[in-house]
RNA sequence: UUAGAGUUUGAUCCUGGCUCAAGAUGAACGCUAGCGGCAGGCCUAAUACAUGCAAGUCGAACGGGAGGCCCCCUCGGGGGCCUAGAGUGGCGCACGGGUGCGUAAAGCGUAUGCAACCAACCCCCGACAGGGAGAUAGCCGGUGGAAACGCCGGGUAACCCCCCAUAAUCCCCAAGGAGGGCCUCCUUCCUGGGGUAAAGCUACGGCGGUCGGGGACGGGCAUGCAUCCCAUUAAGAGGUAGGCGGGGUCACGGACCACCUAGCCUACGAUGGGUAGGGGAUCUGAGAGGACGGUCCCCCACACUGGUACUGAGACACGGACCAAACUCCUACGGGAGGCACCAAUAAGGGAUAUUGGAGCCAUGGGGGCGACACUGACCCAGCCAUGCCGCGUGAGGGAAUGAGGCCCUACGGUUCGUGAACCUCUUUUGCCUGGGGAUAACGGCGUCCACGCGAUGGACGCGUGCAGGUACCAUGCGAAUAAUCAUCUGCUAACUCCGAGCCAGCAGCCGCGGUAAUACUGUGGAUGCUAGCGUUAUCCUGAUUACUUGCUGUUUAAAGGGUGCGCAGGCGGCCUGACAAGUCAGCGGUGAAAGCCGGGGGCCACUCCUCCGAAGUGCCGUUGAUACUGUCGGACUGGAAUGUCCGCCAGGCGGGGCGGAAAUGUGCCGUGUAGCGCUGAAAUGCAUAAUAUAUGCUCCUGAACUCCGAUAACAAAGGCAGCUCUCCAGGGCUGGCUUGACGCUCGGUAAAAUAAGCGUGGGGAUCGAACAGGAUUAGGAUACCCUGGUAGUACACGCCGUAAACGAUGGACGCUCGUCGUCGGCGACAGACAGUCGGCGGCCAAGCGAAAGUGAUAAGCGUCCCACCUGGGGAGUACGGUCGCAAGGCUGAAACUCAAAGGAAAUGACGGGGGCCCGCACAAGCGGUGGAGCAUGUGGUUUAAUUCGAUGAUACGCGAGGAACCUUACCCGGGCUAGAACAGAGGGGGAACGGAGCGGAGACGCCGAGGUCCUACGGGACCCCCACCGAGGUGCUGCAUGGUUGUCGUCAGCUCGUGCCGUGAGGUGUCGGGUCAAGUCCCAUAACGAGCGCAACCCCUUCCCGCAGUUGCCACCGGUCCGGCCGGGCACUCUGCGGGGACUGCCCGCGCAAGCGGAGAGGAAGGCGGGGAUGACGUCAAAUCAGCACGGCCCUUACGUCCGGGGCGACACACGUGCUACAAUGGCCGGCACAGGGGGCAGCCACGCGGCGACGCGGAGCGAAUCCCGAAAGCCGGUCUCAGUCCGGAUCGGAGUCUGCAACCCGACUCCGUGAAGCGGGAAUCGCUAGUAAUCGCGCAUCAGCCAUGGCGCGGGGAAUACGUUCCCGGGCCUUGUACACACCCCCCGUCA
Repeated sequence: UUAGAGUUUGAUCCUGGCUCAAGAUGAACGCUAGCGGCAGGCCUAAUACAUGCAAGUCGAACGGGAGGCCCCCUCGGGGGCCUAGAGUGGCGCACGGGUGCGUAAAGCGUAUGCAACCAACCCCCGACAGGGAGAUAGCCGGUGGAAACGCCGGGUAACCCCCCAUAAUCCCCAAGGAGGGCCUCCUUCCUGGGGUAAAGCUACGGCGGUCGGGGACGGGCAUGCAUCCCAUUAAGAGGUAGGCGGGGUCACGGACCACCUAGCCUACGAUGGGUAGGGGAUCUGAGAGGACGGUCCCCCACACUGGUACUGAGACACGGACCAAACUCCUACGGGAGGCACCAAUAAGGGAUAUUGGAGCCAUGGGGGCGACACUGACCCAGCCAUGCCGCGUGAGGGAAUGAGGCCCUACGGUUCGUGAACCUCUUUUGCCUGGGGAUAACGGCGUCCACGCGAUGGACGCGUGCAGGUACCAUGCGAAUAAUCAUCUGCUAACUCCGAGCCAGCAGCCGCGGUAAUACUGUGGAUGCUAGCGUUAUCCUGAUUACUUGCUGUUUAAAGGGUGCGCAGGCGGCCUGACAAGUCAGCGGUGAAAGCCGGGGGCCACUCCUCCGAAGUGCCGUUGAUACUGUCGGACUGGAAUGUCCGCCAGGCGGGGCGGAAAUGUGCCGUGUAGCGCUGAAAUGCAUAAUAUAUGCUCCUGAACUCCGAUAACAAAGGCAGCUCUCCAGGGCUGGCUUGACGCUCGGUAAAAUAAGCGUGGGGAUCGAACAGGAUUAGGAUACCCUGGUAGUACACGCCGUAAACGAUGGACGCUCGUCGUCGGCGACAGACAGUCGGCGGCCAAGCGAAAGUGAUAAGCGUCCCACCUGGGGAGUACGGUCGCAAGGCUGAAACUCAAAGGAAAUGACGGGGGCCCGCACAAGCGGUGGAGCAUGUGGUUUAAUUCGAUGAUACGCGAGGAACCUUACCCGGGCUAGAACAGAGGGGGAACGGAGCGGAGACGCCGAGGUCCUACGGGACCCCCACCGAGGUGCUGCAUGGUUGUCGUCAGCUCGUGCCGUGAGGUGUCGGGUCAAGUCCCAUAACGAGCGCAACCCCUUCCCGCAGUUGCCACCGGUCCGGCCGGGCACUCUGCGGGGACUGCCCGCGCAAGCGGAGAGGAAGGCGGGGAUGACGUCAAAUCAGCACGGCCCUUACGUCCGGGGCGACACACGUGCUACAAUGGCCGGCACAGGGGGCAGCCACGCGGCGACGCGGAGCGAAUCCCGAAAGCCGGUCUCAGUCCGGAUCGGAGUCUGCAACCCGACUCCGUGAAGCGGGAAUCGCUAGUAAUCGCGCAUCAGCCAUGGCGCGGGGAAUACGUUCCCGGGCCUUGUACACACCCCCCGUCA
């Protein structure tokens, strides 16, 4: 000292990008703002700049002296003192200050070198200063010009200039000696010759001058290493590279010149292009690193642009000069002036960056001066700005009733603001008033004194200066007084509610919010975070182990192995030994400026800040040593590698040549032969009648390909390779020995071979066959798939091209690391055996690896070396450029823009015109229907004032509705009511309740109002009316807010859990497999073992028996009879009710491990689930219902509530569903005669009698029902009808009636008479049913006054046919497979157009 999160999926693991949280800034913008300290402040236009200021100073170098003061004066002037400006001269102006243009460079950094150098001012040492001469400015006189600025003449000084002298340890030349070194050489000594200096001033202290040597500070040059991007910049270069000799410079050098040589740089990236001042440092980061270079320090470069030199110690000179050009200004048009990237200021640009400050030099520093001093926009301060960092404050303590008031909410109540406030006590930072206040600061100068190593020395005191500043600071007083925002609140991410709005308006960093209940928009309340700030934007680093040295990223399938080998450069390299010490390691030395960072101390109350000390600065250089490893050189070795040779062997190896035949196709000729052939899913195009088709026979020709062998085989570097044979040349394997002695591995570039297609030239052309043509196919097309033809091509020769799913999607080489099975070649072996061994080709697996699938000695394991390649998806292998190609095109290979993903593997589902197994009236087999007709009923549509609403594939449509004339009723029209029609609570008054009658009106309603007098414990109460009160009411909306209920998949056999096990995980296992079953039913097997919800069973009905019971039921017995269980009697039987029994594959046979299956088996009333019902798993369809009910939210309130009358829900050109009745003779009609079950009945069922043709009416017994009542029909017997729109069929219409009901007009049912429609068995298509079933026949019930019921729910009567079978249609179950689907195939998705 290292933190992660969100986002690809329905879910998972992985890959991978995007995004966020942190820190930072010379910032800007929005809202807000009390104070102070410290720091910072044009990032853009190196754009243009008004004005002021930023470099001068010295009278102790010189001449001179306007002017002032004093004195004298003959008023002309003279003398003395002081002095400004200007001038000569000296020093400075090359520093300081600014900027970042240029520069990719010896520019910077670092480390060295100069034996190749300079150096004013400063310090030290040595030596010296003798004499002479001259010019010129100022000045005076004149003169030109607008100005700037000159010109001519005259005289003049110096530390100005010159000459002579003196002189060396200086410089030059020559000879010699010594020492040293890094090549050229350096140092030093000696001798001889030659050359060269100076300046004075003075207040007498001193300050200066000249030469030489040394030092210090500073500079110049050179060299090693390091220093951005582009290779879509690969070649560059002619003073170029070097030499010799020169010129030049302070100095080296091709820096420059003449001549000579032909060299030089470059894939370790030259040259070119782009960008950029570099460093100390700064930000970030765990670090490595990445980014950056503002402020401060060092270096560089620049000074309007470009160039040039002069002066000087130093410049190619920011505030100097000259030239050129641009721009601006002045002008008398002749000519001149200027350069803020100094400090301020201005304009402009820009998102954006300050005062034309100090009548400042006080301090620090600078240049000048002996000094005082003067100058200094360096600097010190102040001003502006929340730009940043740091500090302080906006008060502190106490303080309640579950708590004023407000806001909010789930609202008779609750929460919150909130101890918050008020109130009490206290404090006074800040603020205001008043007063005090001298740190920094003392130096210098002058004066006095002291000390000593005596000086430009140090110290003390006095005089005096001092910007900031009358500031900081201190004190008194006053008084909580003067002071809190901002952003956020779906997740990441701390913080939640309500209203509004309604995919609008808007939000958003990413995922994403918003379509009527939004914690995501806007607002309120509340909360959270930070705080004089808070947010936003921009940018950098982090997170990102997402460019990979650290690092544990990788390349079978996620992006990524080059298609292949040979091989130069390059990289890497076996074993032993010696030497060296380049790499490497260690010690020491030098350097790594200061500041900064880090640690410690100090200043300040404290922090930022300042200061001192230390550490660090991971680096570079030198030196000494070490020698394992790497390297270099030398020697040796044989294990790697290799040459040749021997033994035999393998092979579709390669190139070249030659040859071949069986068959097939095609063509030609001849023959046989006749009407078709051919082709397809079916066809057509095509071929074919003059026989020349097809078919078939003989034969000739041609081209291409090589059956069998043949394989899961062999060979080859890859591409690839198959008839036979010859020849040549390679490669590989095995066995055994010899030889060489690391000769090896890999490989950018280069060169090579490289399937198919394609290109060029030539010939060739049987088959097949792009293009093309025709025919078919095709919800419209079919530029396809199918068919008939057919060119290029396919084959060959030569030459190009250079690509591919060139794949094991797996680069090459070497070593190491369990087993097992097969096969090819060799060795070995007596062998058709068996093992062994070497080299290949394959299968399965251990460990390991891997995201998983998988891989696993042929690695995707463990290691080493080399090469190639990847870094989100799309754009795009595209564009541009380059290069190759005849072309086609190949290789190399981006960006803008856009997306929040794109992906890999695996898992669960769903799906498949995938597979396997299996069910179901699913098909098939059969019976009857529907679809045609008429009518009934429901629906759509239309219509309407309204035709109330809902239900809509299956799973709506005789459904909600099991009863619409009023009512119902929810709709429409009209008329009324407004605390309401009904109901609950509670108060007061009155009255029993109840309830006529009358008037108006359609009614509701309004007005009027007779009669009647309950209970009581006496207080009052039940009930009714009135008044006032409180809950109203709504079939209005949302079934996408809900409860409940229901349909459907589906009575299908499934759906899950616990523990264990497997898997990183989703998940799997169990539940799979083999059997079996109606069934996840059971058995066996089994990393599963159990369990739950389902199945089955338990429940009900039915079939048989038994027991108990015996009326209203029954009648074996007796009696009786009107022949009726009628009576007695009885409970045996039937029956009814209750309770039991019974069936379990229990028994037998066969099959089977078992479970179980089969057997017309036995027995039994019944068999293998006996029949029927009830019963509906986890879930699916946002399925249905707010109109049955309940309920959240929203909406209406003299109306969307409520009452009443009437109308409508019954409409009708149509369309559909469900039904009824038929079309007839297995029938219709008439007459006669039988036989059920289950139900219902008092406002009822109604026997029986009478009347009526009848519906029904009038009487009237029984029965609240095993007692009475509610007529069964088909059927049977007899008759008739005889195939006809009928004696079928009954619609429709006319007439007459019955009944219910307040009322049958809209709009009831029934009866009778008459009428007598369509319809003669129903197109495509479609429905139900597997046995007491279908079909057929009637009966009952609910609702109900009545009934539109042909519907629904039940009941019984009589009562069939068929099922070979599971290919197909539909639905379903299990296993498996593929998937880019997961709102899941009614999916997804591509192209075009809008």
Small-subunit ribosomal RNA from an uncultured bacterium, 1394 nucleotides, folded computationally.